[in-house]
RNA sequence: AUGAUGGGGCCGAGAGAGGGCGGGAAACCGCCGCCGAAGGGGCAAGCGCAGGGAUCUCUCAGGCAGAAGGAUCGGCCCCGGACG
Numbered sequence: 001a002u003g004a005u006g007g008g009g010c011c012g013a014g015a016g017a018g019g020g021c022g023g024g025a026a027a028c029c030g031c032c033g034c035c036g037a038a039g040g041g042g043c044a045a046g047c048g049c050a051g052g053g054a055u056c057u058c059u060c061a062g063g064c065a066g067a068a069g070g071a072u073c074g075g076c077c078c079c080g081g082a083c084g
Stems, first nucleotide, its partner, number of pairs: 006079008018032001020031004033064003039060001040058003047052001
């Protein structure tokens, strides 16, 4: 000096589901009906020696006008240092 997997930050894109009813100024609380792409739990066709492991599944949590959040994708920067 090249700079992989991985991790973090910033910017952009980013779905689904009642602006439900009652109380309350609101936050929020209670009730009913829904959603899955924060997180979490469960399973495993394929993968793997094993541990494991999903966009599947559950809906605890979270969410159902807007805002916020949001798996994931793209760009840039930082950490790191596989390979050469």
This is a predicted structure of an 84-nucleotide RNA (Glycine riboswitch aptamer) from Flavonifractor sp. An10. The model forms 90% of the base pairs in the Rfam consensus. The prediction has a mean pLDDT of 80.